[in-house]
RNA sequence: CCAGAGGGUCGGGCGGCCGCGGCUCGCGCAAGCGGGGCGAGGAAAGUCCGGGCUCCACGGAACGACGGUGCCGGGUAACGCCCGGCGGCCCCGGACCUGAUCCGGGGUCAGGGACAGUGCAACAGAAAGAAUACCGCCGGUCUUCGGGUCGGCAAGGUCGAAAGGGUGCGGUAAGAGCGCACCGCGCCUCCGGCAACGGCAGGCGGCACGGUAAACCCCACCGGGAGCAAGACCGAAUAGGGGCGGCAUAGGGGCCACGUUCCGGCUCGUCGCCCGGGUUGGUUGCAUGAGGGGCGGAGCGAUCCGCCUCCUAGAGGAAUGGCCGCACAGGCGGGGAAACCCGCUGGACAGAACCCGGCUUACAGACCCUCUGGCAUU
Repeated sequence: CCAGAGGGUCGGGCGGCCGCGGCUCGCGCAAGCGGGGCGAGGAAAGUCCGGGCUCCACGGAACGACGGUGCCGGGUAACGCCCGGCGGCCCCGGACCUGAUCCGGGGUCAGGGACAGUGCAACAGAAAGAAUACCGCCGGUCUUCGGGUCGGCAAGGUCGAAAGGGUGCGGUAAGAGCGCACCGCGCCUCCGGCAACGGCAGGCGGCACGGUAAACCCCACCGGGAGCAAGACCGAAUAGGGGCGGCAUAGGGGCCACGUUCCGGCUCGUCGCCCGGGUUGGUUGCAUGAGGGGCGGAGCGAUCCGCCUCCUAGAGGAAUGGCCGCACAGGCGGGGAAACCCGCUGGACAGAACCCGGCUUACAGACCCUCUGGCAUU
C1' cells in the first nucleotide's frame, strides 16, 4: 500500500431568500399582522421480547391445563438482552515427524435430559439397531480347472448423512479387544475451580451405552387481563330520566304487529325550579427521566458509585420543507510524465404520536481501532 473479518463514531457543512407547526410578546373588536425563540432518528421502522404508568379482575395454598425459557457465573428495574467463562463444531497461523497432538487467534451454537416411555430415519445398500454378509479372505471336499458345494471370518472393498472405537505388535488356516501397549470411552475416588467443567492423578470395565427432543415427552424455573382510543377532571344547546310545586283530569287520549266493532290489559298532560348520567367540546395524563454530557474511582468486562453541569419537539391524523450560492467528500469524462487543472454529476435509509431498556430489519458515503493474509522496502 492492497484485500478480508470484527467493532465503534458520524451520517452532510456555511450563508441568503421563500415557506410549515406549536409557544411567547406586541398591535387589532375580530379575521389576522409583526417580533423573538423552539421544532425528529440511529434506526423515530417491525410491534418481536422486557418494564414503568393506568384501569379491570382476584381470599390463601397445592395440583392440573396452556404458553414461554433452558451450559455456568455475573450485570440489570426486568428480559428470550448484555458481559465474562466452559464445552462442541468450523476456519487461520505457529511448533512438529504434517496424520495425530500442543500453543495462539477468530467465527458459530434453541448448548437441560436419548439407561422414564413412545415414535422416526426417504433413496442407496448385503446390512439402519441389542444389524448384516454382496464383492471378497481362509480351510475341507468335488472338478470338465471356468468354478461348484460345506464351513469359518468381518481385517479390506462397496452403499450411505450415519456401518457398532483408533494405531501398532502379538496371534491365527484366515481373522477378530481374541491378547497386550498407547490413545479414546464409561463408572468410582482424589485434586483444581463458586460453578459449568478440567486433570499424561489413581482404580475398575475390553468397550460401546448409536442419531434425532425448533418429534411427542420428562425435569427445573417463570407467567392474571387489557392498553394513553389506558385513565382522571370540567362540562353547552337539544333530546331523554328523576324530585318538588302550580294548573289540568279519566265517561278522555295513546299503545297492545293491516282496516272496523266489541271485550280485556298497560299507560298518561302542561308550566316553573332543582338534581344526576351521557354525547360534541375543553383540561389533564404529557416529558425531570431506570435522562444527556464531563471528570474521578471500582471492575477483565457488561455495569456500578461519587462530584459538577444541562433541560432538549410534544399538537392534531399529525409541522420540521424548497430554491440559489460557496467551498468539502465521492463518481464519470478530458488534458498532463507527475503534482495537478477543467467540465459534468452528486450526499443514503427513512418521519416522533404516553415513556423507557433491548432485539431484528433498512442504510449512499466518510473517519477511527483491533486482528489476519499478500506485496514492497529497511
A computed fold for a 378-nucleotide RNA from Allosphingosinicella sp., annotated as Bacterial RNase P class A. The coordinates come from a structure-prediction model, not an experiment, and the mean pLDDT is 75. It is recorded under the gene name rnpB. The source organism's lineage runs through Bacteria, Pseudomonadati, Pseudomonadota, Sphingomonadales and Allosphingosinicella. The RNAcentral record of the sequence draws on ENA. Its Rfam family is "Bacterial RNase P class A". Its family is annotated with dimeric ribonuclease P complex, tRNA processing and ribonuclease P activity in the Gene Ontology. Rfam classes the family as a ribozyme.